Two RNAs folded together computationally: RNase P RNA and transfer RNA, 493 nucleotides in total. It holds a member of the Rfam family "Bacterial RNase P class A". Gene Ontology terms of the family: tRNA processing, ribonuclease P activity and dimeric ribonuclease P complex. Rfam describes the family as follows. Ribonuclease P (RNase P) is a ubiquitous endoribonuclease, found in archaea, bacteria and eukarya as well as chloroplasts and mitochondria. Its best characterised activity is the generation of mature 5'-ends of tRNAs by cleaving the 5'-leader elements of precursor-tRNAs. Cellular RNase Ps are ribonucleoproteins. It is annotated as a ribozyme.

RNA sequence: UCAGUCGGCCGGACGGCCGCUCCGGCAACGGUCGAAAGGCUGCCGGGGAGGAAAGUCCGGGCUCCACGGACAUGCGGUGCCGGAUAACGUCCGGCGAGAGAUUUCCGCGCAAGCGGCAAGAUCUCAGGGACAGUGCCACAGAGAACGGACCGCCACGGCUGCGGCUGCGGCAAGGGUGAAAAGGUGCGGUAAGAGCGCACCGCGUUGCGGGCAACCGCGACGGCACGGCAAACCCCACCGGGAGCAAAACCGAAUAGGGACGGCGCGGGGAGCAAUCUCCGGGACCUGUGUCCGGGUCUGGUCGUCCGGGUAGGUUGCUCGAGGCGCCGGGCAACCGGCGUCCCAGAGGAAUGGCCGUCACGCGGUGGGGGCUUGCUCCGCCGCCGUACAGAACCCGGCUUACAGGCCGGCUGAUGCA
RNA sequence: GGGCGGUUAGCUCAGCGGAAGAGCACAUCCUUGACAUGGAUGGGGUCGCAGGUUCGAUCCCUGCACCGCCCACCA
Numbered sequence: 001u002c003a004g005u006c007g008g009c010c011g012g013a014c015g016g017c018c019g020c021u022c023c024g025g026c027a028a029c030g031g032u033c034g035a036a037a038g039g040c041u042g043c044c045g046g047g048g049a050g051g052a053a054a055g056u057c058c059g060g061g062c063u064c065c066a067c068g069g070a071c072a073u074g075c076g077g078u079g080c081c082g083g084a085u086a087a088c089g090u091c092c093g094g095c096g097a098g099a100g101a102u103u104u105c106c107g108c109g110c111a112a113g114c115g116g117c118a119a120g121a122u123c124u125c126a127g128g129g130a131c132a133g134u135g136c137c138a139c140a141g142a143g144a145a146c147g148g149a150c151c152g153c154c155a156c157g158g159c160u161g162c163g164g165c166u167g168c169g170g171c172a173a174g175g176g177u178g179a180a181a182a183g184g185u186g187c188g189g190u191a192a193g194a195g196c197g198c199a200c201c202g203c204g205u206u207g208c209g210g211g212c213a214a215c216c217g218c219g220a221c222g223g224c225a226c227g228g229c230a231a232a233c234c235c236c237a238c239c240g241g242g243a244g245c246a247a248a249a250c251c252g253a254a255u256a257g258g259g260a261c262g263g264c265g266c267g268g269g270g271a272g273c274a275a276u277c278u279c280c281g282g283g284a285c286c287u288g289u290g291u292c293c294g295g296g297u298c299u300g301g302u303c304g305u306c307c308g309g310g311u312a313g314g315u316u317g318c319u320c321g322a323g324g325c326g327c328c329g330g331g332c333a334a335c336c337g338g339c340g341u342c343c344c345a346g347a348g349g350a351a352u353g354g355c356c357g358u359c360a361c362g363c364g365g366u367g368g369g370g371g372c373u374u375g376c377u378c379c380g381c382c383g384c385c386g387u388a389c390a391g392a393a394c395c396c397g398g399c400u401u402a403c404a405g406g407c408c409g410g411c412u413g414a415u416g417c418a
Numbered sequence: 419g420g421g422c423g424g425u426u427a428g429c430u431c432a433g434c435g436g437a438a439g440a441g442c443a444c445a446u447c448c449u450u451g452a453c454a455u456g457g458a459u460g461g462g463g464u465c466g467c468a469g470g471u472u473c474g475a476u477c478c479c480u481g482c483a484c485c486g487c488c489c490a491c492c493a
């Protein structure tokens, strides 16, 4: 310098004038809007969109629903091992499988090139189980899993026009069909063949060693073989109540406390003037479903569903957090712990905008200088652009998608220089 | 802001992994004096887009795009 690849950051800045919104403090206790609850109104100080605020794909915090525990089961989710976390389908580190820019070597070749082994930054994986069971593999093909003989090869015969035809027996090595065909490559052997035998690989059983483990390495024996698909149903292991801030809580006003259906059976005792409270028996309801245990609600006015009607006003929830930043310690890392420091949006038809000037960035044109790898760099002038994706709405940890332009660094390889 | 569905012929919709259908509409022919009706024949499809699983995807899975519906309080 080039190629490959991984990670991080920015994505306009400054000044002035006018405008918007929230928080805190001070002042006032008046004015104004309103039926009310409540809102608005002065001065000072401070704050005011994102890395994705997006999609709503996951996990939680929080709120409400009477529910909680045990056993079983349905539905849904995850799926190699170990760890991190509030948790996750996320993240970190490993294992296994596959791909991989580039490089060395080997074989063939005149060359171009083709093939093979090894190393290799980095990338991908929806990674448990196919002898628990069920199911599918269309078409083609002889045959697709209690899966085989179409073309063929060989031995012994018969016929022959010497091209070949045919009977019986053996074969599954070669060819063909197909996505996939009865382990693969090579040597031997055989009438021809075949794990028939042998070597290596692969597969099964097993011993030893390393590692927390997934798994890796070495050795022994061998019937040398029961295909693929689970993003097929399923089995195994682990996890899981449901809704969601339009959740909920409060205040005010108004109307039709209207109508229909359904559940709430009740009994006994005690206290009390009564309303009502409490105990026992007992019924119904409350969890995705069932059983058991505990608990709660209900019984003359409530609960639930539907039809119809009224108001569509105001306040809270609403921002101090699994928070940010800096340093130190532990850890390969994710992350954890300690110390210090900071408060960094809270709207409610939805706030951060408008104008001017300067500078930076980008594009085009142009003049000059340096340098000599013809394309690199520096300075100046003119014009244009306001620059990509895009705006919180209860909050947080992730995933995924969109993104003009620019900067910084790590690793691998090649080339050149020293 | 949150939640739930959908996308197949011009239109309305089926389609449970071996490969595209029905009804209506359209065109031509027959029938009729002519139209309608009826009958016959025919055309028209990147199954929203991209990727993945599988030998093979409208269908199974993931992401994206677009369309539609629901979500206040009172008694």
Stems, first nucleotide, its partner, number of pairs: 001414010012359007020048007030041004050389001054400002057398005062244004067294007075240005080094005095127001096125004102119002105116004128235002133233002135229003150175002152171003156167004183201006202224001203222008248316004258307007266281006283298004309492003323342008362384009419489007428442004436473001444460005466482005